[in-house]
This is a predicted structure of a 73-nucleotide RNA (transfer RNA) from a Candidatus Poseidoniaceae archaeon. RNAcentral records the identical sequence in 4 taxa. It matches the Rfam family "tRNA". It is annotated as a transfer RNA. The coordinates come from a structure-prediction model, not an experiment, and the mean pLDDT is 81. The source organism's lineage runs through Archaea, Thermoplasmatota, Candidatus Poseidoniia, Candidatus Poseidoniales and Candidatus Poseidoniaceae.
RNA sequence: GCCACUGUGGCUUAGCUGGUAUAGCACCUGAUUCGUAAUCAGGAGGUCGGGAGUUCGAACCUCCCCAGUGGCU
Numbered sequence: 001g002c003c004a005c006u007g008u009g010g011c012u013u014a015g016c017u018g019g020u021a022u023a024g025c026a027c028c029u030g031a032u033u034c035g036u037a038a039u040c041a042g043g044a045g046g047u048c049g050g051g052a053g054u055u056c057g058a059a060c061c062u063c064c065c066c067a068g069u070g071g072c073u
Stems, first nucleotide, its partner, number of pairs: 001072007010025003019056001027043005049065005
């Protein structure tokens, strides 16, 4: 230099052919307990790596860039 793949709450992760972004763990509050843990109920937290474009509508399609992994020379 070229090719392929990956990037989504604090962490791990789902998301089908474009139509309101999902779960677990962790966190907060309450119940239960003499108290803690466990358990149960509820809650907050993401503008989907960045920018631009296409579209009525983009995590998803197109282009450029960034980071990482693998391969080729």